[in-house]
RNA sequence: ACCUAGCGGCGGACGGGUGAGUAAUGCUUAGGAAUCUGCCUAUUAGUGGGGGACAACAUUCCGAAAGGAAUGCUAAUACCGCAUACGCCCUACGGGGGAAAGCAGGGGAUCUUCGGACCUUGCGCUAUCGGAUGAGCCUAUGUCGGAUUAGCUAGUUGGUGAGGUAACGGCUCACCAAGGCUGCGAUCCGUAGCUGGUCUGAGAGGAUGAUCAGCCACAUCGGGACUGAGACACGGCCCGAACUCCUACGGGAGGCAGCAGUGGGGAAUAUUGGACAAUGGGCGAAAGCCUGAUCCAGCCAUGCCGCGUGUGUGAAGAAGGCCUUCGGGUUGUAAAGCACUUUCAGUGAGGAAGAAAGCCUUGAGGUUAAUACCCUCGAGGGAGGACAUCACUCACAGAAGAAGCACCGGCUAACUCCGUGCCAGCAGCCGCGGUAAUACGGAGGGUGCGAGCGUUAAUCGGAAUUACUGGGCGUAAAGCGCGCGUAGGCGGCUUGAUAAGCCGGUUGUGAAAGCCCCGGGCUCAACCUGGGAACGGCAUCCGGAACUGUCAGGCUAGAGUGCAGGAGAGGAAGGUAGAAUUCCCGGUGUAGCGGUGAAAUGCGUAGAGAUCGGGAGGAAUACCAGUGGCGAAGGCGGCCUUCUGGACUGACACUGACGCUGAGGUGCGAAAGCGUGGGUAGCAAACAGGAUUAGAUACCCUGGUAGUCCACGCCGUAAACGAUGUCGACUAGCCGUUGGGCUCCUUGAGAGCUUUGUGGCGCAGUUAACGCGAUAAGUCGACCGCCUGGGGAGUACGGCCGCAAGGUUAAAACUCAAAUGAAUUGACGGGGGCCCGCACAAGCGGUGGAGCAUGUGGUUUAAUUCGAUGCAACGCGAAGAACCUUACCAGGGCUUGACAUACUACAAAUCUUUUCGAAACGAAAGAGUGCCUUCGGGAAUGUAGAUACAGGUGGUGCAUGGCUGUCGUCAGCUCGUGUCGUGAGAUGUUGGGUUAAGUCCCGCAACGAGCGCAACCCUCAUUUUUAGUUGCCAAUUUAUUGGGAUUUCUAGAGAGACUGCCGGUGACAAACCGGAGGAAGGUGAGGAUGACGUCAAGUCAGCAUGCCCCUUAUGCCCUGGGCCACACACGUGCUACAAUGGCGAAGACAAAGAGUCGCAAACCUGCGAAGGCUAGCUAAUCUCGUAAACUUCGUCUAAGUUCGGAUUGCAGGCUGCAACUCGCCUGCAUGAAGUUGGAAUCGCUAGUAAUCGCUGGUCAGCUAUACAGCGGUGAAUUCGUUCCCGGGCCUUGUACACACCGCCCGUCACACCAUGGGAGCUGGUCAUACCCAAUAUCGUUAGCCUAACCAUUCGGAGGGCGGCGCUUAAGGUAGGGCUAGUGACUGGGGUGAAGUCGUAACAAGGUAGCCGUACUGGAAGGUGCGGCUGGAUCACCUCCUU
Repeated sequence: ACCUAGCGGCGGACGGGUGAGUAAUGCUUAGGAAUCUGCCUAUUAGUGGGGGACAACAUUCCGAAAGGAAUGCUAAUACCGCAUACGCCCUACGGGGGAAAGCAGGGGAUCUUCGGACCUUGCGCUAUCGGAUGAGCCUAUGUCGGAUUAGCUAGUUGGUGAGGUAACGGCUCACCAAGGCUGCGAUCCGUAGCUGGUCUGAGAGGAUGAUCAGCCACAUCGGGACUGAGACACGGCCCGAACUCCUACGGGAGGCAGCAGUGGGGAAUAUUGGACAAUGGGCGAAAGCCUGAUCCAGCCAUGCCGCGUGUGUGAAGAAGGCCUUCGGGUUGUAAAGCACUUUCAGUGAGGAAGAAAGCCUUGAGGUUAAUACCCUCGAGGGAGGACAUCACUCACAGAAGAAGCACCGGCUAACUCCGUGCCAGCAGCCGCGGUAAUACGGAGGGUGCGAGCGUUAAUCGGAAUUACUGGGCGUAAAGCGCGCGUAGGCGGCUUGAUAAGCCGGUUGUGAAAGCCCCGGGCUCAACCUGGGAACGGCAUCCGGAACUGUCAGGCUAGAGUGCAGGAGAGGAAGGUAGAAUUCCCGGUGUAGCGGUGAAAUGCGUAGAGAUCGGGAGGAAUACCAGUGGCGAAGGCGGCCUUCUGGACUGACACUGACGCUGAGGUGCGAAAGCGUGGGUAGCAAACAGGAUUAGAUACCCUGGUAGUCCACGCCGUAAACGAUGUCGACUAGCCGUUGGGCUCCUUGAGAGCUUUGUGGCGCAGUUAACGCGAUAAGUCGACCGCCUGGGGAGUACGGCCGCAAGGUUAAAACUCAAAUGAAUUGACGGGGGCCCGCACAAGCGGUGGAGCAUGUGGUUUAAUUCGAUGCAACGCGAAGAACCUUACCAGGGCUUGACAUACUACAAAUCUUUUCGAAACGAAAGAGUGCCUUCGGGAAUGUAGAUACAGGUGGUGCAUGGCUGUCGUCAGCUCGUGUCGUGAGAUGUUGGGUUAAGUCCCGCAACGAGCGCAACCCUCAUUUUUAGUUGCCAAUUUAUUGGGAUUUCUAGAGAGACUGCCGGUGACAAACCGGAGGAAGGUGAGGAUGACGUCAAGUCAGCAUGCCCCUUAUGCCCUGGGCCACACACGUGCUACAAUGGCGAAGACAAAGAGUCGCAAACCUGCGAAGGCUAGCUAAUCUCGUAAACUUCGUCUAAGUUCGGAUUGCAGGCUGCAACUCGCCUGCAUGAAGUUGGAAUCGCUAGUAAUCGCUGGUCAGCUAUACAGCGGUGAAUUCGUUCCCGGGCCUUGUACACACCGCCCGUCACACCAUGGGAGCUGGUCAUACCCAAUAUCGUUAGCCUAACCAUUCGGAGGGCGGCGCUUAAGGUAGGGCUAGUGACUGGGGUGAAGUCGUAACAAGGUAGCCGUACUGGAAGGUGCGGCUGGAUCACCUCCUU
């Protein structure tokens, strides 16, 4: 000198962490008085003299350890007395009490035992008065949710006294009193640290309390004190508890919500880093030491800010990708290429600031006796940096190392292809996906943001969607059923005072940070920093006095009292009257009565019903009677009496704001219902029977009990409604009516004015609209109640009320994206009005029965190809299936193909014959050599080859075009401009007439227009004119031929019909009715012509066409078969059932068509179908080609026939390659059903129905009885619009809009979800009572021990240990409160593409619905009683407008 144990001092109460507890012992803001405060600062006065110990240490001992014990020694600024006391404290004012400690440096005199004394400086120490700082205490304001928490409190509230504390105080104790808190929310329960601030918002607000800052609380959990200036103490102590660890089992140790770190949990949150260099803290005189405070670094795109990933140029618009209308477009100047730049990252070099000091040397000043020491200032000195391989600067190289994420249906910026096919999937909301997905998945492209982007979770906003700013309540959610009234809220005119509210100013505070403004510093920014403003508040003092409040006085307009009147189903009690129903008795009298849509049950010959007389009893009061009256509402109705409430009118007098509203409270309160006792005529839940019905627990009928009535007591609800709270004020009118009053006169059934009620319309205004509109839903004021999406639910649990039924208060889980109001347009109605249609009716003829034909279904089949399916499929596609057609089936074949285009090679094409085969096809043989030419070749054709491709009657008519059907030839459907309405929309287009017609006229906020209607077109009916051959007429002929234009006819051009004329009706219109004339009369008859649209109507198989599918087959060729089947059912037809007929004979009259691959005359043959032969005709010429019904004559004579012709046999004819499956025709023979057709159903209104024949298309032939046309003969009926069907217009209701084939309710069954009850079971929490009681403070103590002080040396004072007492944590016991979880079983609720039963509601929903209540039923529901209109329709009354 350094290190270190111990003694001693100071600090470990700061700093750091966390938010468990705490709804107030907390926090915030502003105040207050009865306090303490180490270190710091300042004042005053001191710092004298003694004493006894204990660690360390030494020795011994115990213990596994942690630790401990005994003996002995020792120092101090450790400890204890004594002295002193300016101030200090106590006091009875006399007095009493109490302190200290030394250490270090220096030194001239003086003294010395040489240690020093003494002096001085510094640091200490003691006492004391202040300051500052910090802390404690008190008061007021503000500070979450729940009332399904309404009463809480015994030290509780106060007083007196005492104790205790630093300090006030029930803080504690004794005694006394009975207080204290609470609807302005006590107590209880749940949740929560509070604030400055933060996020959001225009603000007011709402949400929040990380980081930073202030306060509080906590330190494993609970309790306790000690020490100290400060703690009831995060890294202190004691005890209890839980947990972990050590143990020799005896006993011990511990507390990361400090910094790192570990485990666990979790969707999730970092390094066991560096340094005290700075800032700050502790100790120290200082150097310095300590400091996971702090400063830095590490990790993380967690946030904010800044920067980069390159810049310029570059069109062949490259390649590739994607799309494509195949032309191209796009990616895209993007890339490549060319020319540049080098931030950042990289390498190398340089390189600050953050440092001021303390320290050392030295100069001056101060202090001092002093040149020591110390303090201040100056000069000099060297050391001191964690960050840091930093910031920053320079150099080097090279575009070099550096782009992703989400989205693209709308909201919302951004689109296409492919795949998939209600699958896979998406989704914030709406919603997408079922074969063309901008919505799924991928790709290309695009959009947005960018080192990020998207998702999830959360908060505010939008949200005026809790509305203070800033909402509502007639019908959308919402006015208590109605009064009285407490608290509360609000309150007339005027005077004075006051100053609580209010207004102005002053002062203090509102920490800092943050936000905002102006500056400054990092290259900018983020960030940091200076100043200001602001902090909306609270307090203080001064002033003002209008308004509100308070006090005092006055007034009469609000309110009330008195007087005089009249009105009234106002209330209560008592009495009384007549009509009617029912019952009983009696008379007359006889067979029904009653009831219904129709019936039956029921009553009646034992005499009903009817009728007359008498009687009993209960209930209700016709007419008057009235959007009349009264009452607060519920409600109140014969008449009389008594008692009684309220309103109104008039004129005066009086009181003098006495008022309004009204949370709680209290009273009244229809019907039903309940209790007790009466009563009971009628009616009538339940119940019984009869009907109806699929059923009918209903509607209808017959009975019928509670009940309905009275008295007393409950209940307390209704569509308790004007769905409209009470009170007051103001704001155009008109018309009724009730009760009063006034004025006028012409005295009336009068007029005017006023007031109280009660109604209608209506201006302004208001309303989403409807509507309201002095009786407001208008404009305002006061107060109360109530609402906040639908369902769950007015339900559960809890409370209160009730005898019960039940009432009242009143949630949540869960679930949906709606629920609702008013109005609009449609559609619909077993709503209404008007009108039309062969719609009905009036008629005629049919179908449905028979046989056959034909189509369809079904069945069958190898196939019976496919389509059409209510009207509007079914003699339909098909205007013609033996092959073909043909698409189907079986079998045989072909594969660039039966057909198209392109290439190459060869060959003319082509034709004939033979052969195999069912044919297709294959093989062989033969004949043959064209046209154009610029001589190269070309065109056409065939064969072969290869590739693109062909081909598909395969799918989708729900991807389409085109075409068509239907409503419907119905009279409608729209637009422009204007007007009305917030709007959807309306108007026009409705209305009065009229029409076939939205046809026309008139009127009209409409005026016009379009598509439809009508007309224009065609045919027919009359006529004129023109023209006449093949037509017509006459003549002559065997025939030709020539002539004519009078009639017919043909076909060009015209005329004619327009309600034009007359009369009537009508509105002087439109028009209608009748008439004249006329060939025709009111559209002359028929046709063509089909508005906007509906039916995802029909057709991919007429054609066309997108997409998909097949490609030696789903294509193509061929033969045969099938489409023609046949227990059956239906549609459409033909022929009949006969005498108005059949058959036979004779005779007469059409129109419109067709014909050369044809129609075919005449003649001949055949019974006939037909055949043969052969004129004429490309047609007003020839042919088909005799029309038939009809007329006349004859016959049949009522029958399964001389009706009817099916079926079948035989023989023939025709077409065709071919008539077997599978054709038609002829002749002969056969001769079925059927005698007029059930329910039901169709067509037709005039040249129509009916009936009769003729022709054509398709076609070789034909299944044609079909279809499309033609003419002949030729009726009946229509009163009319009640009904059926369809349609048009207007209106009304609607819960429908996929539009009534709509919507929709409840039980039951199944699945899932949440929830209530539940014998209980298991936790949590709170308080109470008792038991036990650690530690600890305090008190006490006869035991034991005891250094300082006193002592007379005995002892005492005091202290310690031990004991005891009060209080007390944890623990235990008992019975409770609250709460959570769970629970067999059970209740309802919700949800769920296709379950069952019915059909309750929406239209008059087929019984109008709904509300309350009671009974009842599988279910919706039904019925009784009372109420409402939020009921349609019709009629009446009343009223309004013109």
Source information
The RNA shown here (small-subunit ribosomal RNA) has 1442 nucleotides and comes from Emiliania huxleyi. The coordinates come from a structure-prediction model, not an experiment, and the mean pLDDT is 84. The organism belongs to Emiliania, within Eukaryota.